[in-house]
Context: one part of a larger RNA
RNA sequence: GCCUACGAGUUACUCUUCAUUGGCAAGGUUAAGGGCUUAAGGUCCGUUAACCGCAGCGAAAGCGAGUCUGAAUAGGGCGUAUAGUCAGUGGAGGUAGACGCGAAACCUUGUGAUCUACCCAUGGGCAGGUUGAAGCUCCGAUAACACGGAGUGGAGGACCGAACCGAUAAGCGUUGAAAAGCUUCCGGAUGACCUGUGGGUAGGGGUGAAAGGCUAAUCAAACUGGGAAAUAGCUCGUACUCCCCGAAAUGCCUUUAGGGGCAGCGUAGAGGUUAAGUUUUAUAGAGGUAGAGCUACUGAUUGGAUGCGGGGGAAGCGAUUCCUACCAAGUCCUGACAAACUCCGAAUGCUAUAAAAUAUACACUGCAGUGAGCCAUUGGGUGCUAAGGUCCAAUGACGAAAGAGAGAGAACUCAGACCAACAGCUAAGGUCCCCAAAUCUAUUCUAAGUUGAUAUAACGUGGUGCGACUGCAUUGACAGCCAGGAUGUUUGCUUGGAAGCAGCCAUUCAUUUAAAGAGUGCGUAACAGCUCACUGGUCGAGCGGUCGUGCGUGGAUGAUACUCGGGCAUCAAGUAUAGUACCGAAGCUUUGGACUCAUAUUUAUAUGAGUGGUAGGGGAGCAUUCUAACUGCGUAGAAGAAGUUGCGUGAGCGCUAUUGGAGCGGUUAGAAAAGCAAAUGUAGGC
Numbered sequence: 001g002c003c004u005a006c007g008a009g010u011u012a013c014u015c016u017u018c019a020u021u022g023g024c025a026a027g028g029u030u031a032a033g034g035g036c037u038u039a040a041g042g043u044c045c046g047u048u049a050a051c052c053g054c055a056g057c058g059a060a061a062g063c064g065a066g067u068c069u070g071a072a073u074a075g076g077g078c079g080u081a082u083a084g085u086c087a088g089u090g091g092a093g094g095u096a097g098a099c100g101c102g103a104a105a106c107c108u109u110g111u112g113a114u115c116u117a118c119c120c121a122u123g124g125g126c127a128g129g130u131u132g133a134a135g136c137u138c139c140g141a142u143a144a145c146a147c148g149g150a151g152u153g154g155a156g157g158a159c160c161g162a163a164c165c166g167a168u169a170a171g172c173g174u175u176g177a178a179a180a181g182c183u184u185c186c187g188g189a190u191g192a193c194c195u196g197u198g199g200g201u202a203g204g205g206g207u208g209a210a211a212g213g214c215u216a217a218u219c220a221a222a223c224u225g226g227g228a229a230a231u232a233g234c235u236c237g238u239a240c241u242c243c244c245c246g247a248a249a250u251g252c253c254u255u256u257a258g259g260g261g262c263a264g265c266g267u268a269g270a271g272g273u274u275a276a277g278u279u280u281u282a283u284a285g286a287g288g289u290a291g292a293g294c295u296a297c298u299g300a301u302u303g304g305a306u307g308c309g310g311g312g313g314a315a316g317c318g319a320u321u322c323c324u325a326c327c328a329a330g331u332c333c334u335g336a337c338a339a340a341c342u343c344c345g346a347a348u349g350c351u352a353u354a355a356a357a358u359a360u361a362c363a364c365u366g367c368a369g370u371g372a373g374c375c376a377u378u379g380g381g382u383g384c385u386a387a388g389g390u391c392c393a394a395u396g397a398c399g400a401a402a403g404a405g406a407g408a409g410a411a412c413u414c415a416g417a418c419c420a421a422c423a424g425c426u427a428a429g430g431u432c433c434c435c436a437a438a439u440c441u442a443u444u445c446u447a448a449g450u451u452g453a454u455a456u457a458a459c460g461u462g463g464u465g466c467g468a469c470u471g472c473a474u475u476g477a478c479a480g481c482c483a484g485g486a487u488g489u490u491u492g493c494u495u496g497g498a499a500g501c502a503g504c505c506a507u508u509c510a511u512u513u514a515a516a517g518a519g520u521g522c523g524u525a526a527c528a529g530c531u532c533a534c535u536g537g538u539c540g541a542g543c544g545g546u547c548g549u550g551c552g553u554g555g556a557u558g559a560u561a562c563u564c565g566g567g568c569a570u571c572a573a574g575u576a577u578a579g580u581a582c583c584g585a586a587g588c589u590u591u592g593g594a595c596u597c598a599u600a601u602u603u604a605u606a607u608g609a610g611u612g613g614u615a616g617g618g619g620a621g622c623a624u625u626c627u628a629a630c631u632g633c634g635u636a637g638a639a640g641a642a643g644u645u646g647c648g649u650g651a652g653c654g655c656u657a658u659u660g661g662a663g664c665g666g667u668u669a670g671a672a673a674a675g676c677a678a679a680u681g682u683a684g685g686c
Base pairs, nucleotide, nucleotide: 001686002685003684004683005682006681011096012095013094015093016092017091018090019089020088021087022086023085024084027052028051033045034044035043036042056063057062066078067077068076069075099237100236102234106227107226108225110223111222117201118200119199120198121197122196123195124194125193126191128160129159130158131156135152136151137150138149139148140147164188165187166186169184170183171182172181203219205215206214207213240621241620242619243618244617245616250263251262252261253260254259264370265369266367267366268365269364271362277358278357279356280355281354282353283352284351285350291344292342293341298338299337303333304332305331306330309327310326311324312323313322314321315320373398375396376395377394378393379392380391381390382389403414404413405412418593419592420591421590423589424588425587429583430582431581432567433566434565438580440579441578442577443576445574451569452568459554460553461552463551464550465549466548467547468546469545470544471543472542480538481537482536483535484534486511487510488509492504493503517532521530522529594611595610596609597608598607599606600605601604622675624672625671626670627669628668629667630666631665632664633663640659641658643656645654646653647652
C1' cells in the first nucleotide's frame, strides 16, 4: 500500500417544548396495590390519593373578572372573549460519558537504590622503570653553632608506562555486530584511586565536587493500580439512493476576538388582513452630495493700485516737519483654493399618491446553518492618488457554478448544465496551418518583423503619409558653379596693443555702387589671411517657413531557452475605416423522455411555469439482521461464489447456465448492535 472483518447522534427519565395520530372533554388521567379471567394488543376496582387544566393580579397582607401602582372614580402594567388532558409516534432541548477517537496534566493507594547518586560495614587490586625530600653517618669547617662536601635513607593528591578506571580527536557504524559499539590517537594509573560482597536514604521525596544530573534503556518531579469514559470553546473522522428549496462570512454585546447570545439571511408548517412586497410610468416632496462659486460668510491665497500704522534716516531746544527700491492694516482691480466654507446646486437613491404589470410580502410555530470571506468595477478614508495592502459604501461574480472565449488561470468577457440526439440558429470570440470557419470585398498607412491579445514614460527624431495657413519664383526663384564683396576708416573710446570680429558708446553715419554690415563666423600679439550677409553671371522649374495630425524611430538593461501560444506573415496572416458570409457554448430552437409546482376539471389528463448547488431544512424510497401473522421454495439441489443478460431515475431487483452441498425466501406490520474510502483508525492476511 491493497484486500477482508470491525469501526461513530445511542439509551434512560412521571423531565421541558413543538408537531402529528387517537381517546375523552370543562374536564382529562390513574400510581403503588388488588379482584376477575378465555392468559391477552384483557377487563374492573384503587376517585373522600396525587398531577395538569378550569382566574388572575400583587413583594406581601390581600382582593378577585379584575388586580397592582396611586390622593384618584385619572392614566398605565399584567389579566378577563374559555380547551384541555392522557397515550402512541416524530423533531429539538435538559440531565446523564451523550456522535466516536485523542491530551499534556491533577489527586490517591502502593512498588522500586539488583541500573545509578551518596553514605555505612567488611574484603580485594595497582607489571616494570625513574626521580631522590626530611632524618641519620662520616669528612671539612666554627670559640661553639651555622654552613659545605660525600654517603646512607626512601618521602611525594612526584615522573614515564601495562593491568585497571576513563573517554581527547578523527574515521567507521547509523533498518548497526551493539537502543551508545569498533579502530587508531588520547587522560589518570599510591590516590579526593579502582573494585567485590552485605546494608541504608523513596517521589515535591531521595542523592548530587551542581550537569536539572541520577533515582532499573523512563526524570523541570519515577513506575503501577484507582478517581476515570478527568476535561478538550481544539484537530481528525462520521458509512445507501432519489426529489424540492437553499444560506452566511453582517450589526450589537461578550475576560470577547478561530467560541458564543440576540437580530439579520435559509427551510418546513399552518395563518389571516383593507394585497401590504417588487418593477415601470406620472405627479408631489424632504435633503445640501457631485459640480460650481466666494466684493455671499469662515479660513487660506497670486500680482497690481492706494498706503491707516510701524521701522529706518535727516532737520529742529521742542512742538513738529521732511525723506524712503523697508514691513504693512483696510479698500479697489486681477488670479485662484477648502472633508470639518456655502450666495448656489444636480443625477441617482429615499418618501408619498395614482395607474399598470407581476406575485410576492407580513406576523406566528418547529428545525437550522452562518457570524475567518474573497476578487472586479465605481465613490471615499488610510498608505507613497504604493501593494494580490488595509478600512467603509454601491453593484456583480467566486464562495455554493459546470459550459464557450481570454495559450495556460476561482473572480475578466459570453452564458446559468433535468436526461438523450451523428438536427438547426446564435453570444463573446474568431475564420493561412496547428484549429471549426474568408489566404473575403473596398480603400489607406507602416519597413520598424514595428506589429501579429497587453508594461513602458519624460524628452529627442530633415523616417514617412495627410491637412491648414503663408513666403519666393520664367521680369528666372532654391541648391551648385564663376566673379565681386569697395571708400572716408586703423569710426570714436578704452588699451601695452584693439585695425569689422576682448570690451564700451553711437543719429551703426556717409560716399562710390549691380552689390558690399562702422560687419556672420574662423583666424592674428596686433595687422594680415579665409568666409558670410549682399550683388552680377551661368543653369532652367519649382523652392522655402509655421502649425496640426496618422504610422514609425531612439530612449529600451536580468538572470533555465530565441520566440507573437507555435509555425510563420510585409499591396500581411500587421494597422485604420466600411461591408458581406461563415465558424462558434451544456445559451436559444427542434424531436423524444423524466420529475416538481400551480390552475382546471372528466382523477388522469390538459395547460402554464419550472428542475446548477456547499452549510442547512423538508419529502419519498432501497438494502441488511431479527420478531409476528399469512403464504411459499429446497438433495429432481437452499444459502454463498463468480460470468452473461434483462428491468428500474437511483439505492437496487430479477432470469439463465456453472460451481456449491443444506437450508432459504415472499407479502403485510413491528424492532434495530441497520449501510464505510478516508479517523498518522483496530485486527488478520498478502
Molecule: large-subunit ribosomal RNA, domain II
Organism: wastewater metagenome